[in-house]
Molecule: FMN riboswitch aptamer (RFN element)
Organism: Pristimantibacillus lignocellulolyticus (SeqCode)
């Protein structure tokens, strides 16, 4: 230092200002506003090494100090739409544990629940710079699960859930 177990805590408090239509719309129309999680990633910025240059100051062919410049190196940082995941919903298998049916029973069956594995699972262009843009600037688009309800990324709800992970701890095997 890596794997694998285990523990504790954190893990979507973002977003419809303001107007039209209408009986009714934060759902339509105009306009507004918002961006989970690792990754990657000519962003930017600190440090440090080293070389090369200029200055300064000792001083004599050196040292020591600033600043710039290149090249490495670490750290921190930086994409809703470039990789992958999650959450939602669906199959299929297991599984126990309520319940309800059927049965004298063993027990069958079907809801609900769990765990696993598979499956769905949304959206980006232009231009500029530059050796190189999917991530830099500028600008224009674009997309956001189900259930309610005048048709909702934004209200409400499941959901005090589940979670991609992150951060610690303990010290166990390899």
């Nucleotide at each position: 230092g890596c794997u694998u177990a285990c523990c504790u805590u954190c893990g979507g408090g973002g977003g419809u200002c303001g107007g039209g239509u209408g009986a009714a719309a934060u759902u339509c129309c105009c306009a507004a506003c918002c961006g989970g999680c690792g990754g990657u990633g000519a962003u930017c910025a600190c440090a440090c090494u080293a070389u090369g240059a200029a200055g300064u100051g000792a001083g004599u062919u050196u040292c020591a100090c600033u600043u710039c410049a290149u090249a490495g190196u670490g750290u921190g940082u930086a994409a809703g739409u470039c990789c992958g995941c999650g959450a939602c919903c669906c199959a299929a298998u297991c599984u126990a544990a309520u319940u309800a049916u059927g049965g004298c029973g063993a027990c069958a069956u079907a809801a609900u629940g769990g765990a696993u594995u598979g499956g769905c699972u949304g959206a980006u262009c232009u231009a500029g710079u530059g050796u190189g843009a999917a991530u830099c600037u500028a600008g224009a688009a674009c997309c956001g699960a189900c259930a309610g309800u005048a048709a909702a990324g934004u209200c409400u709800g499941g959901a005090u859930g589940g979670g991609a992970g992150a951060a610690g701890g303990a010290g166990a095997a390899g």